[in-house]
Context: one part of a larger RNA
RNA sequence: CGCAGGAGGCUUGAGGGAACCUUUCCCUAGUACGAGAGGACCGGGAAGGACAAACCUAUGGUGUUCCAGUUGUUCCGCCAGGAGCAGCGCUGGGUAGCCAUGUUUGGCAGCGAUAAGCGCUGAAGGCAUCUAAGCGCGAAGCAUCCCCCAAGAUUAGGCCUCCCUCCCCGAUUUAUUUCGGGGGUAAGACUGCAGCGAGACUAGCUGCUUGAUAGGCCGGAUGUGUAAGGCUGGUAACAGCUUCAGCAAACCGGUACUAACCAGUCGAGUGA
Repeated sequence: CGCAGGAGGCUUGAGGGAACCUUUCCCUAGUACGAGAGGACCGGGAAGGACAAACCUAUGGUGUUCCAGUUGUUCCGCCAGGAGCAGCGCUGGGUAGCCAUGUUUGGCAGCGAUAAGCGCUGAAGGCAUCUAAGCGCGAAGCAUCCCCCAAGAUUAGGCCUCCCUCCCCGAUUUAUUUCGGGGGUAAGACUGCAGCGAGACUAGCUGCUUGAUAGGCCGGAUGUGUAAGGCUGGUAACAGCUUCAGCAAACCGGUACUAACCAGUCGAGUGA
């Protein structure tokens, strides 16, 4: 820009994409078959492998924003307690998120037309013949089925809901009739702002006081592992008690305390 008024939702699916895998074991059955050795078709069931998608409950990884221990050194006057630097100094753990080696799920089944092949009926050609007319079966393949995208599918689809006969100017007409331009608006949209399970940017999504959108605060979960100070014991290192303490990120809730303020722009004229 188009989709013959302007909008907001929900959809159909032309068309396109993705996927399509396979092994072992058990039953049937040591049956059919075979002198024996061996050993099935058909059918049913159970475990896997590789691959793919999603996810983080559990198992683990990471987790330089959490906790603890600890070495050297500098500083806070000293002790105690801390801070800086040394690859996060090193070490032991670890929430959310992200992730796989982890978890869950998938390939099934069905249906249509067929290939090779197997047939029915059947002449030419009194027989025979799957073929010449006609009819049937038959593949991991083809078309569907399952999943994803999808009306710029210009053949521009469908359904539901919302808004609507404004003002001015110039032409024009029997007629505010018709055409063109401009303005202010409707439903609504955008900008703006607080953000995110969304994200390179955009976009998308959640909100904007009629509010839980982010931060703070409160509570919880969870992590670390029993803080500091004091008391007791010990010459001391240290131990015990106070104390499953203290501290704590992204998690889950609650709460308007802080910030989403103030505002602006666009947007039809009942539809050739």
The part of an RNA shown here (large-subunit ribosomal RNA, domain VI) has 272 nucleotides and comes from an uncultured Dehalococcoidia bacterium.
Its mean pLDDT, the model's own confidence on a scale to 100, is 89.
Its Rfam family is "Bacterial large subunit ribosomal RNA".
The sequence was found in a public genome assembly.